Annotation: The prediction has a mean pLDDT of 84. Predicted 3D model of a 1501-nucleotide RNA (small-subunit ribosomal RNA) from an uncultured bacterium. Its Rfam family is "Bacterial small subunit ribosomal RNA". Gene Ontology terms of the family: structural constituent of ribosome and ribosome. The RNAcentral record of the sequence draws on ENA and SILVA.

RNA sequence: GAGUUUGAUCCUGGCUCAGAUUGAACGCUGGCGGCAUGCCUUACACAUGCAAGUCGAACGGCAGCACGGGGCAACCUGGUGGCGAGUGGCGAACGGGUGAGUAACAUAUCGGAACAUGUCCGGAAGUGGGGGAUAACGUAGCGAAAGUUACGCUAAUACCGCAUAUGCCCUGAGCAGGAAAGCAGGGGAUCGCAAGACCUUGCGCUUUAGGAGCGGCCGAUGUCGGAUUAGCUAGUUGGUGGGGUAAAGGCUCACCAAGGCGACGAUCCGUAGCGGGUCUGAGAGGAUGAUCCGCCACACUGGGACUGAGACACGGCCCAGACUCCUACGGGAGGCAGCAGUGGGGAAUUUUGGACAAUGGGCGAAAGCCUGAUCCAGCCAUGCCGCGUGAGUGAAGAAGGCCUUCGGGUUGUAAAGCUCUUUCGGCGGGGAAGAAAUCGCAUUCUCUAAUACAGGAUGUGGAUGACGGUACCCGAAUAAGAAGCACCGGCUAACUACGUGCCAGCAGCCGCGGUAAUACGUAGGGUGCGAGCGUUAAUCGGAAUUACUGGGCGUAAAGCGUGCGCAGGCGGUUUCGUAAGACAGACGUGAAAUCCCCGGGCUCAACCUGGGAACUGCGUUUGUGACUGCGAGGCUAGAGUUUGGCAGAGGGGGGUGGAAUUCCACGUGUAGCAGUGAAAUGCGUAGAGAUGUGGAGGAACACCGAUGGCGAAGGCAGCCCCCUGGGCCAAUACUGACGCUCAUGCCCGAAAGCGUGGGGAGCAACCAGGAUAAGAUACCCUGGUAGUCCACGCCCUAAACGAUGUCACCUAGGGGUUGGGAGGGUUAAACCUCUUAGUGCCGUAGCUAACGCGUGAAAGUUGACCGCCUGGGGAGUACGGCCGCAAGGCUAAAACUCAAAGGAAUUGACGGGGGCCCGCACAAGCAGUGGAGCAUGCGGUUUAAUUCGAUGUUACGCGAAAAACCUUACCAACCCUUGACAUGGUGGUCGCGGAUCGCAGAGAUGCUUUCCUUCAGUUCGGCUGGACCACACACAGGUGUUGCAUGGCUGUCGUCAGCUCGUGUCGUGAGAUGUUGGGUUAAGUCCCGCAACGAGCGCAACCCUCAUCCUUAUUUGCCAGCGAGUAAUGUCGGGAACUAUAAGGAAACUGCCGGUGAUAAGCCGGAGGAAGGUGGGGACGAUGUCAAGUCAUCAUGGCCCUUAUGGGUUGGGCUACACGCGUGCUACAAUGGUAUCUACAGAGGGAAGCAAGACAGCGAUGUGGAGCAAAUCCCUAAAAGAUAUCUCAGUUCGGAUUGCACUCUGCAACUCGAGUGCAUGAAGUUGGAAUUGCUAGUAAUCGCGGAUCAGCAUGCCGCGGUGAAUACGUUCUCGGGCCUUGUACACACUGCCCGUCACGCCAUGGGAGUUGGUUUUACCCGAAGCUGGUGAGCUGACGUAAGAGGCAGCCAACCACGGUAGAAUUAAUGACUGGGGUGAAGUCGUAACAAGGUAACCGUA
Repeated sequence: GAGUUUGAUCCUGGCUCAGAUUGAACGCUGGCGGCAUGCCUUACACAUGCAAGUCGAACGGCAGCACGGGGCAACCUGGUGGCGAGUGGCGAACGGGUGAGUAACAUAUCGGAACAUGUCCGGAAGUGGGGGAUAACGUAGCGAAAGUUACGCUAAUACCGCAUAUGCCCUGAGCAGGAAAGCAGGGGAUCGCAAGACCUUGCGCUUUAGGAGCGGCCGAUGUCGGAUUAGCUAGUUGGUGGGGUAAAGGCUCACCAAGGCGACGAUCCGUAGCGGGUCUGAGAGGAUGAUCCGCCACACUGGGACUGAGACACGGCCCAGACUCCUACGGGAGGCAGCAGUGGGGAAUUUUGGACAAUGGGCGAAAGCCUGAUCCAGCCAUGCCGCGUGAGUGAAGAAGGCCUUCGGGUUGUAAAGCUCUUUCGGCGGGGAAGAAAUCGCAUUCUCUAAUACAGGAUGUGGAUGACGGUACCCGAAUAAGAAGCACCGGCUAACUACGUGCCAGCAGCCGCGGUAAUACGUAGGGUGCGAGCGUUAAUCGGAAUUACUGGGCGUAAAGCGUGCGCAGGCGGUUUCGUAAGACAGACGUGAAAUCCCCGGGCUCAACCUGGGAACUGCGUUUGUGACUGCGAGGCUAGAGUUUGGCAGAGGGGGGUGGAAUUCCACGUGUAGCAGUGAAAUGCGUAGAGAUGUGGAGGAACACCGAUGGCGAAGGCAGCCCCCUGGGCCAAUACUGACGCUCAUGCCCGAAAGCGUGGGGAGCAACCAGGAUAAGAUACCCUGGUAGUCCACGCCCUAAACGAUGUCACCUAGGGGUUGGGAGGGUUAAACCUCUUAGUGCCGUAGCUAACGCGUGAAAGUUGACCGCCUGGGGAGUACGGCCGCAAGGCUAAAACUCAAAGGAAUUGACGGGGGCCCGCACAAGCAGUGGAGCAUGCGGUUUAAUUCGAUGUUACGCGAAAAACCUUACCAACCCUUGACAUGGUGGUCGCGGAUCGCAGAGAUGCUUUCCUUCAGUUCGGCUGGACCACACACAGGUGUUGCAUGGCUGUCGUCAGCUCGUGUCGUGAGAUGUUGGGUUAAGUCCCGCAACGAGCGCAACCCUCAUCCUUAUUUGCCAGCGAGUAAUGUCGGGAACUAUAAGGAAACUGCCGGUGAUAAGCCGGAGGAAGGUGGGGACGAUGUCAAGUCAUCAUGGCCCUUAUGGGUUGGGCUACACGCGUGCUACAAUGGUAUCUACAGAGGGAAGCAAGACAGCGAUGUGGAGCAAAUCCCUAAAAGAUAUCUCAGUUCGGAUUGCACUCUGCAACUCGAGUGCAUGAAGUUGGAAUUGCUAGUAAUCGCGGAUCAGCAUGCCGCGGUGAAUACGUUCUCGGGCCUUGUACACACUGCCCGUCACGCCAUGGGAGUUGGUUUUACCCGAAGCUGGUGAGCUGACGUAAGAGGCAGCCAACCACGGUAGAAUUAAUGACUGGGGUGAAGUCGUAACAAGGUAACCGUA
C1' cells in the first nucleotide's frame, strides 16, 4: 500500500496478501564452473579402523631387524646402525567435539587486591661428597582370561641423607631450617696401563628476585517469562579466635550477637549456554545465537580424590548405578557430545577417502617421529556468484495445433531455408604458482686457549607437492551435447475453447462449482522467473495491531461507585553555595573477524586481502554553572489560619402535627358492593357498601416544589429543639510552599439479600384462587406471606451514568436562574448597573468517524499524577488464592471456534408509531354470490389416453372468436425412412395434371385399367430452364427440454402521482438540497416562501367519440311549402327548409359578477349557455417491482431424438365421476305466470351468403324463390308495454330428468351436436359463516346484433329500451400517496432472532481414584575417598642405640547411591458428571429488534 464487516458510507477493529531472509524440507525439472555450508530431531545406542605420543644425547639392557667381529660348525658376541618391553623425563590440563546442565559473578563492559605460575626472557648464586633399593631380567608358581605371587640379580638425570647458603623461609630478631644430576661435543699442557681424571663449550639441574604470557579471586553495571509464586533465610548476617587454601572470605569450626534479603520483585516455578555477531527494519526496535572468533559448562549417570606448574582430567584412576560384551561361572572388559562409519529417531543433513607438501602443535641436540588439528579431494542445485543452451537474415505470413462472427485471427521471424560464430562440454597437445626454511659447502662475527662444538649473518648448492597432469594456454571439428517451473477471478503481470454439473475438485483472504465456469480438469495462447521454479515451515516487515520515537478511553475495547491518604511521581518566587544529574574537552578501553568507505588479487563477480572509518558503550580526569537535584537564607501571588455576615431536603439524636388508607365499637339504613375489555373468584340479609360519632395502629409527608438548594459519591423533603460537618461573601491581620496526584491500605457506599430482637396500616416477590389463551407456571382481577419500617451486626454490588478520573493556567459572546456584596433607585418594594460563588440553555474559534462538545466542572489548547484498553465468542467463566454466616464478591486464564463483532450517520422497507390526504376502501343504499338444478372451467380421482400451459390478489365461461372426423399436440393399432416441407449432386424420363375401371385393406397404402393432354426457350448440342422418378449424402423435421440463457408481446401495483437529470450549494462520505415548508388541486395541478436555478419522463392538453350551433353537399336518406297520384305508403314531379348522412368550422377559457383567500393560486355561489369548472366515454400506462406469464402464436442460444421424441392413417381420448372450488344461467313467483292485443330502437351482418311474399307442417322446418355485393333488398319479430285470467299453493311457480316421435347440419350425430312436438314434472318457498359489483343515463331490468362457425352460445364482444336508491362522514377494514419517528430489517416483517430438548463431532472443568516426574522434611544405611585419631603388626636408606620417619590395619566425622514414612508441585489417565463450541431443511414455544404487541435494560431475591 491492497483485499475483506454494509444496499451504499465514514470510522473503529481484527484476519489476509504483496517484500526480505533461512544450516531448511518436499514436488517437478536439471548443462558447466568458482566460493561457501551440510544431524536443527534421541546429551539415543554404538561394530570396525584411526584421532598422543616422543626421547638411546637420562638408564640397565637386547625380544626382533640389518651390519660388523669371533668361531670348522652349531653358534657366540651390544661392537655398530638402531630398538620391542621396562625404569626415568617431558607431553598427555593443548588441539578436536557437544550445548545436557546453568537465570548465576555464567557471560558482557569497566574497575580492584590478598595470589600462584612448567616451559620462555633477561639478572644473581651454586652444581661438593656419599648411601640404600627397585623394575626389566632369571628361576618357580597361580589363573580360562585380565592379571598376579614368591625368591634372586642390576642401573640411572629414579630415591634418601651429609656439606655449603648471596639471596630464601621462620622468628622471641640471636639462633635455627632448607638445594642440586648429570649428559653430549672438543682438547693443548699435566696425570693415568686403560677407561678416564682435568680443562673447556653446549644442554641440563638447584636456589632466588623480576618480566612476559596464562590462570585463580573480588566488586559495580547490564542480561527471559510468571505475583493464579509474597514473604525467604540457621552457617543464615556480622564479630572474635583457631583451622584451611596459591590466595581474600562462614571457605570451615568453636564461642558471642541477632542479624541479612524482599513490591527498585526476595523466595519459588517455567524456559534458556553468554557475547562479538546474524536476519529484518527508514530508524527506534523485534527475532535469533548454525558455520568463523572469545568465554563458560559437560564427556554413559552420580560421587571422589590422586598425580602434576596446571585437572578434580573426553581417548587417566577408585567407588556406586544402568546398559552392552567375554567367560572354563570362579571372574573380567567397555564408554565416538574426536574423524569416518552403523543402527535408531526424523520432513531432513555427506566418504569407514588422500597427505603431513603447506600452517600449527607434542617430544627430541638434531635427523626425525606423531598429529582425523590442518590442508586437500569425494557427495548434495543446500546457498551465493558467473557462464552457456547460439547470432544475423528469412512472409509463401508454410504445414500442424487452437479459436472463429467461417471472412479470418493466433502460435509467428517463430520454424524450415541461407550466411556466420564456437564460449562451455567432448578430443589432442603443452603446463604452473603454492617451496622456503631445516640440511650441505664457503666466508665472517660471538663464545673459547682453540681455525672444536654451538649460535647469528651473508653467499652458494641440492632435496622436498597430498591436491594433480589440477588451474591456465594452444590446436582441430561440429549449431553440433545442454530448459524448465509456477501462474493467468480480484488483490496481481497474464484469456479463450472443451469436459464436468454444489459432483469431481480449487482456495493465502474474499470466495468459485447446482448445464453456456476467464476460479475445477485438459488443451491452445499468454505472464513471471530461469538451472532453477513452486509449496510448506520459520523470523522481521507491512502492523502507528503494545504506539520511547509513535495510539487511545462520552457513544466503537477502555475512567476504579466515591473519597481520605503512607510510599512513589511532580512541584511557586528570590539569593548564595555545591557539583549528583546535565553539557563540553582530553586520556584509557571498546580483541580479531563482520557491516561501511577507499584501494589491491583471482578474466568479472561471489570470494580473498591492505588501509581507514565505525563500534552510538564503559571508565578516569579537567572544566562550565543556565536548567533539575542537594544545603543554607529570604518572599507572598499557591495553600492555610483569624474577624464579621449569609443560604441550604448536608449528617446524627429527641419530640411533635394534620390529611389519607386500613381496622375496631356503636348509631342510621337496605341489597347490593367490589372488579374488568368483558367477567369470575372475593365481600354482603349472621346487615356489606354508603353515612355519622368515637377509638387504635403503622407508614409516608399533598400544596409550597422550581433544568430550585445541599452533599465526595450513594443520597437528602411536614414542623420544633439539641449536637455537628462543609461551602460562599466582605474586609483586615498572620504562617511562609505547609502544595497536587496517589500503587498497596483505610472509611463511606441505592435497592435486594443475610443474622438477632422488635414492629406490621398500606403495598407486595413466593403462594392460592378467578379469568384470558391452543397452552398461560405470565400480562388482568380477588386475596396474601417474607420483605418494605426500627435497633444492632453483616453483605459491597447497580445502566453506582454526565456511560466524561482528580488538580491547575489559558481561550468570543448572548440571554435565564440561586446565594452573597457594592453602587443607583424607591416611603418601603419592584427595578437597573457592576462584581463574586453555583446551576442549566444557545452558540464563535477549535475539536470530533459522525452524533455532538464548546471558559463554571471543555470532548478546545497545555502541564502533573493515577486507573484502564488492545478482534468477536468461549468468559467476567474454570482452576488457585483472599473476603463472606450464606447468597456470593474480588483477582482472573486456556483449549477450541469465527472473519468478522462493533460505532455513527445515509437511503429504503417495515411498525399491532404519529400526523395529513385519496379510492365503491368503509359507511349509507340497490342488486347479488355462498343454499337448489343445470351450464362451464379448475383441482382430485380414474384411465391405454383422459395432450399441454395458466395457480393468492395478478389461475379457474383463462390460452380456446366454437374438441363428433379434422382441429389434436394424447392413447392403441397399422404403415414410411433424404422423409409431409427447403436447398444442393448424379443418372433417367418428359413431364405434370385431370377424369376413369377393378381388386385387397379399417384406412394410409399397394397392385391394376382406360381416356384427355403430350412443358417452355433454343445457337437445335440433352444446350438452358422447369417438372417428375431413382440413388447416395450433406441435411430436413421435432407442440422434445430449459420463460431461471433470451427477443418480442402481456399481466400487476396503477391512470397511483410519482420517477429523475444538469449546474450550483451543503456534507470527509454514502447522500442531501431542488422534490421539504404554508396554501391549493383529480394531479410534483398551480401560487407563495426558500441555496437553489432550470430541465426531462409522467399529470393535463393535443387524438377518437357523444352532446349544441353554423357552413357546404343531397342519394339509396328527408318531405315544410308547390304540383300529381293511391285503398294506403316521399309513390312521382320537384325541393334543400327540417331530420339524417359526412366533411369543414364555431363553442367552454374560472372568460363575467359577488363572496372568501394573503392583493396569489384557488374555492364557494350566481348569471349567461346545448354544455361549467378535467362536460360524459375511449385510446393513451413514467422510473421501476414481481428471476410474474408465455420456448405450445412467432423468433431464438444451448442441450436432446434421427427406421424416431420425425411423418402418415383408422379408431379412441381431450366429453370419464365418490367428491371439493370458481364463474354463470334458470328459478323459487303476483313489480309474477299464461293468453290475447299493440307502439317505439340502436348497432351490426349478408354471395358455397342474407333471403321477402306465397304454399305445406301443431312445430323445429320444408317446398319454392322476388330482391340484394346493400342509407335502396334481406336478416328484422324488438322485449319490457296494455287488457284479461290465475290468488299464495311446491301452484297455471319452477323447469331438471326421462320416454316416444321428429327436424336440421354434416362422409358420419353410438361414445359425443343443436332444435321441435307430445308426455313426464326433480330440487328449489330467497339461502350459515363469509363475500362481490355499483355514485347516473350508473345499478337493476329488457330484448337485439356480431365474431368464431357445416352444425353447436347460459360464454365473449357490442347495441339500444325502461330506469332508481344512497353518500352523515373518514372512527374502523383493505389498498395507495406525502411528511415525520423507531429499527438489531436490506432476499427488506412471509424480515430478523432467543432458549430448552433430541442426535453427531470437538476441546475443556469436576471426579472415587490410578500411574509417573520434580522438589523437599525426618530417620536408617553408609561404597570409594580425603581429613583426624590410633597404630602392640610391618619397615632398606637417618641414627651407636633408644628411636625418628613411613606403611598396613582399625576407629571416627563428612558423604554418593539406596531404604522407610510424610508433604508440596506437576504431567498423563479415570466410571460418571458440568457447562461450552460447532453441525443439514429436527422438536417446543416466541424472549429481543417497531410502542416487537406487558417499553427495554442494570443490580438483587